[in-house]
RNA sequence: AAACGAAAAAGGCAAACCCGUCGAAAGACGGAGACGCAAAGCCACGGGUCUAAAGCUUUUUGCUAAGAUAGCCGGGUUGCCGAA
Numbered sequence: 001a002a003a004c005g006a007a008a009a010a011g012g013c014a015a016a017c018c019c020g021u022c023g024a025a026a027g028a029c030g031g032a033g034a035c036g037c038a039a040a041g042c043c044a045c046g047g048g049u050c051u052a053a054a055g056c057u058u059u060u061u062g063c064u065a066a067g068a069u070a071g072c073c074g075g076g077u078u079g080c081c082g083a084a
Base pairs, nucleotide, nucleotide: 004082005081012037013036018031019030020029021028022027035071041077042076043075045074046073047072048069049068050067055063056062
């Protein structure tokens, strides 16, 4: 330096449910709470998925992302610890 990840140590994050705020929604944020996580830190770049306000269609249980998801996968980038 690259890879790897222990019934290790220190420290960290926090799913669902509930409450509040924001949002058209998906969802986000805060509180509370731990299912899990070695990048569950950060970035929507590629694919996927969710939503469909505006727009289109012209009736609709329709289409569409400029919205959302990094805890769906890949990629990029930064980083703690050190047994095999």
This is a predicted structure of an 84-nucleotide RNA (c-di-GMP-I riboswitch aptamer) from a Bacillota bacterium.
The source organism's lineage runs through Bacteria, Bacillati and Bacillota.
The model forms 95% of the base pairs in the Rfam consensus.